[in-house]
RNA sequence: CAGCCGGAUCGGACGGCCGCUGUCGUGAGGCAGAGGAAAGUCCGAACUCCGCAGAGCAGUGUGCCGGAUAACGUCCGGGAGGGUGUACUGGCCUUGCGAGGUUUUUUUGCCCCAGGGUCGGGACCAUUCGACGGAAAGUGCCACAGAAAACAUACCGCCUGCGCCGCAAGGCGCCGGUAAGGGUGAAAAGGUGCGGUAAGAGCGCACCGCCGUCGCAGUAAUGCGGCGGGCAGGGCAAACCCCACACGGAGCAAGACCAAAUAGGGAGGAAGUUUCUGGAAGAAGCUUCGGCUUCGGCCAGGGACACGUGCCGGCUCGGUGCGUCAAACCUCCGGGUAGGUCGCUAGAGCCACACAGUAAUGUGCGGCCCAGAGGAAUGGCCGUCCCGCGGGAGCAAUCUCGCGGACAAAAUUCGGCUUACAGAUCCGGCUGCCAA
RNA sequence: CGGGGCGUAGCGCAGCCUGGUAGCGCACCUGCCUUGGGCGCAGGGGGUCCGCGGUUCAAAUCCGCGCGCCCCGACCA
Repeated sequence: CAGCCGGAUCGGACGGCCGCUGUCGUGAGGCAGAGGAAAGUCCGAACUCCGCAGAGCAGUGUGCCGGAUAACGUCCGGGAGGGUGUACUGGCCUUGCGAGGUUUUUUUGCCCCAGGGUCGGGACCAUUCGACGGAAAGUGCCACAGAAAACAUACCGCCUGCGCCGCAAGGCGCCGGUAAGGGUGAAAAGGUGCGGUAAGAGCGCACCGCCGUCGCAGUAAUGCGGCGGGCAGGGCAAACCCCACACGGAGCAAGACCAAAUAGGGAGGAAGUUUCUGGAAGAAGCUUCGGCUUCGGCCAGGGACACGUGCCGGCUCGGUGCGUCAAACCUCCGGGUAGGUCGCUAGAGCCACACAGUAAUGUGCGGCCCAGAGGAAUGGCCGUCCCGCGGGAGCAAUCUCGCGGACAAAAUUCGGCUUACAGAUCCGGCUGCCAA
Repeated sequence: CGGGGCGUAGCGCAGCCUGGUAGCGCACCUGCCUUGGGCGCAGGGGGUCCGCGGUUCAAAUCCGCGCGCCCCGACCA
């Protein structure tokens, strides 16, 4: 310097003009005004309302160990496991005026050494990843292929024996043994090696793996070691399930307060008597049974006077309209809509320092105030500079012209996760090249 | 702003829970039938199962993330 991997930070700067939102001010005007994700709404909380004696079932979620935290499925540290890279290392091929070894000498060959290519193995080193409890409680599934997919089994093959054929080598058949080899499959009943055997096999042994047990180290997960056991127990729980732990529901359009008009609900207030006509039904009496008379109440309408109230009017009189027993009118009460206010931004807040801790984080001290609108502001233009790309001029330094500068944008507030993102900078690790 | 559901052939849907072959109707194509068309009969083609990743031997199906579409929720009845 380049490439790869991992982590962190920034994510255009300054100025002018015109606007937008909030707030302060009598006013002129002053001050403040998006993000690392404001996003997805995937987890966890604060806050609010509803529900709730207690316990259990069901349901949902989480899941190695320890710690951090208000809490978490988040973060930090550790454990066991997987991936990648490197150190290291094996096989094969090839190259060599190779200083070596082997052969009596030469050639050749072999070994060794060095370089290159290719195919592997692979760390206790580095880095990274993960939803990492239980498959020895039970149930279920494992298509196709294959003899057999979990109570094991035998297609090809291998082998002893017997029979037949053949001079022989050997071949065919039958009863058995076997699971080493082949074949199927994603997966085949511990692996490698030696012994052993008719052939084989944990059949025996060594090492590795596994199970049980004991000891030591560690808070623990777990690790190391001793002893015992030939090995029982394939995979899937992001299948049901089992174990442990946690969980009431809804969400700021939660919810609280003030409260118009209209309609509707409740309570109360307010001015009347008389007469006539008609109607339907009823009661009583009389009757020649066809009706007739009387009575009080109901409904509808008209008149008179009185009263209340509105208008004309400065007031009275007068005129005129409406109403007079609860329909309408007036007053009051309660719910509640529009609308307004709160919730609503001083907070698990930000910055610097010190201390404790490996760290996450915590504690102390000092300083700071940093959108709070609410259908929704944070924008546009211009100039200078910065970065990238392209063109032109110039020997070059450089100058000039054009284009571009992402993802996206608060809506109750925090802690995380996930996803999107032009470009720039810094740090760490590995590899390669160049120079000293 | 908050909550819930869906995405499979050109269109409308099933399959998903309980993993192994992707299917139905209409539409499309070919042939027959008809003078011709329609109807009818016979046959056939057509699928990144919204995208990416994970679990698994194996994913449309199980799990996670993203994208798009639809519906519901404001005070009272």